RNA sequence: GGGCCUAUGGUUUAAUGGCAGAAUACAUGGCUGGCAGUCAUGGGGUCGGAGUUCGAUUCUCCGUGGGUCCA
Repeated sequence: GGGCCUAUGGUUUAAUGGCAGAAUACAUGGCUGGCAGUCAUGGGGUCGGAGUUCGAUUCUCCGUGGGUCCA
């Protein structure tokens, strides 16, 4: 320098172009004398920009970070 893959709550991970979900963690409350555990409730997320579309996490382009291969 070039090719390919990838980026979603704090972490891990789903999502045929049509309401962004789960586990875990965190906060509050219940059960307990307390802890642990369990139950209920709650807050928090699509890497940045542009394009296509009635509508983009999803498709296209550019950039950034990460991984991998070639030179």
Transfer RNA from a Candidatus Nanoarchaeia archaeon, 71 nucleotides, folded computationally.
RNAcentral holds the sequence, with entries from ENA and MGnify.
RNAcentral records the identical sequence in 2 taxa.
The organism belongs to Candidatus Nanoarchaeia, within Archaea.
It matches the Rfam family "tRNA". Its family is annotated with triplet codon-amino acid adaptor activity in the Gene Ontology.